[in-house]
Predicted 3D model of a 486-nucleotide part of an RNA (small-subunit ribosomal RNA, 5' domain) from Capsicum baccatum. Taxonomically the source falls in Capsicum (Eukaryota, Embryophyta, Euphyllophyta, Capsiceae). It matches the Rfam family "Bacterial small subunit ribosomal RNA".
Context: one part of a larger RNA
């Protein structure tokens, strides 16, 4: 000199684009963040219409919203970096594998069945939540038959399906099998911080055989057998740490770093476990144990912000309990659509980068005033006043978007951007430094005091070094300081 997710002192006009708990992976009040489908299913409810009845009321149809059974999703999206020095990441290869939805292709979907919810009755409990009786449907469930599949040395053995909408054509779903795409699992070479004041480590340990297990390979597990395997090319152990693309500095070599964004990994109060499923050992699922918090009728229950806001705490330090699903995307649905704190936006903060402004031209009587002075004058200084011009910005008024796709309709941002008219120089400059390094000097006061200071150093009566003032220099809506890297 450059840089920063910075902080801090003084100061502060506007706009665009970014960024914003680096500390306690500390604890969390409140609201929201994952639903959807009535064209899978049986109910009950409301409204409307029709017509029956003397009435009470019952029936049919349509629409709306729906608790429950069921499907798909919830394994994505969003957060965090605690752990992890290699079950990770990066790069280059490989195989013994799995794959819902999607695409292509070959076939198929037979005839039957038993239940269980809800609503209803009885009933337990303070609550959370149940128990029991009996009824019933399905794209829910189970069995039989069938099979260009799987399996066995073999006569053989095993395995499927579901309907819905429509007047119909047809459309959407379903099952078996083969291939693909995309996704995932596993193996291996090389690379990947520090310490030897850590030198030996290892018994499922290294290999084989049999068996089990897995989607699959494998000591992955187990029985038996052998005694191996690894290490100064640093094992083991200890400390530290998410890794990479990147980012910063540098001419480069290289050093430092890993905020935002993107890919991968790991985690979800701490530890463990499985269930469901194509996929999880699952942030807003389940079970157990621990700590903590809350409710309780003391018998028992409930919870998990490292989602978005927000609160307390910690800290030098980091924002709104905002608007909208209009766009992009995700989920569900035949669709209309619903849902979405993803996302699109706005708010706050000079936190950063970039741009603009705080006026332009003329103006010597070189005015008043300040400061210096050799008292003649010099300087601040064309600076101001004054004359004239302009209106970025500002104020006020009018018009007013693109982003919307698909004839139309649909806009949170937003009456925003932008345009036009009017007004008036009007609303807008500070900070640090001035001994050398280092651009910029005098005076007054102080007198080794008060103080300065990055280093050298300055101050003890003429201090260009402290403090005030005038002047000057540098940068400028910022300027200094501190911290860290190079």
């Nucleotide at each position: 000199a450059g840089a920063u997710g910075a902080a801090u002192g003084c100061u502060g006009g506007c706009g665009g684009c970014a960024u914003g708990c680096u500390u306690a992976a500390c604890a969390c009040a409140u609201g929201c963040a994952a639903g959807u489908c009535a064209g899978a299913c049986g109910g009950g409810a409301a409204a409307c219409a029709c017509g029956g009845g003397a009435a009470a009321u019952g029936g049919u149809g349509u629409u709306u919203a729906u608790a429950g059974u069921g499907u798909c999703u919830a394994a994505c999206g969003g957060g965090u970096g605690a752990g992890u020095a290699a079950u990770g990441c990066g790069u280059a290869a490989g195989a013994a594998c799995c794959u819902g939805c999607c695409c292509u292709u070959c076939g198929g979907a037979g005839g039957g069945g038993a239940a269980c919810u809800a609503a209803a009755g009885c009933u337990g409990g303070a609550a959370a939540c149940g128990g029991u009786u009996g009824c019933u449907a399905a794209u829910a469930c189970a069995a039989c038959g069938u099979a260009g599949g799987c399996u066995g040395a073999g006569u053989g053995g095993c395995a499927a399906a579901a309907g819905g909408a429509g007047g119909a054509a047809u459309c959407c779903a379903c099952c078996c099998a083969a291939g693909g795409a995309g996704g995932g699992u596993c193996u291996c070479g090389c690379g990947u911080c520090u310490g030897a004041u850590u030198a030996g480590c290892u018994a499922g340990u290294u290999g084989g055989u049999g068996a089990g297990g897995c989607a699959a390979u494998a000591g992955c597990u187990u029985a038996c057998c052998a005694a191996g395997g690894u290490g100064a090319u640093g094992a083991u152990u200890a400390g530290u740490a998410g890794c990479u693309a990147g980012u910063c500095c540098g001419a480069g070599a290289g050093g430092a770093u890993g905020a935002u964004u993107a890919a991968c990994c790991a985690c979800a109060u701490u530890g463990g476990g499985a269930c469901u499923g194509a996929g999880a050992c699952a942030c807003g699922g389940c079970c157990c144990a621990g700590a903590c918090u809350c409710c309780u009728a003391c018998g028992g229950g409930a919870g998990g912000c490292a989602g978005c806001a927000g609160u307390g705490g910690g800290g030098a330090a980091u924002u709104u309990u905002c608007c909208g699903c209009a766009a992009u995307g995700a989920g569900c649905g035949a669709a209309a659509g619903c849902c979405u704190g993803a996302u699109g936006g706005a708010g706050c903060a000079a936190u950063g980068c970039c741009g603009c402004g705080u006026g332009g031209a003329g103006g010597u009587a070189g005015a008043a005033g300040g400061c210096c002075c050799a008292c003649g004058g010099g300087u601040c200084a064309u600076g101001a006043a004054c004359u004239u011009c302009u209106u970025u910005u500002c104020c006020c008024a009018g018009a007013g978007a693109a982003a919307a796709a698909u004839c139309a309709a649909u806009a949170a941002u937003g009456g925003u951007a932008u345009c036009u008219a009017g007004g008036g120089a009007a609303u807008a400059a500070g900070c640090a430094u001035c001994g050398g390094c280092u651009a910029c000097c005098u005076u007054u006061a102080u007198g080794c005091c008060a103080g300065u200071a990055g280093c050298c150093a300055c101050g003890g009566u003429a201090a260009u070094a402290c403090a005030g003032a005038g002047g000057a220099u540098g940068c400028a809506a910022g300027c200094g300081u501190u911290a860290u890297c190079c």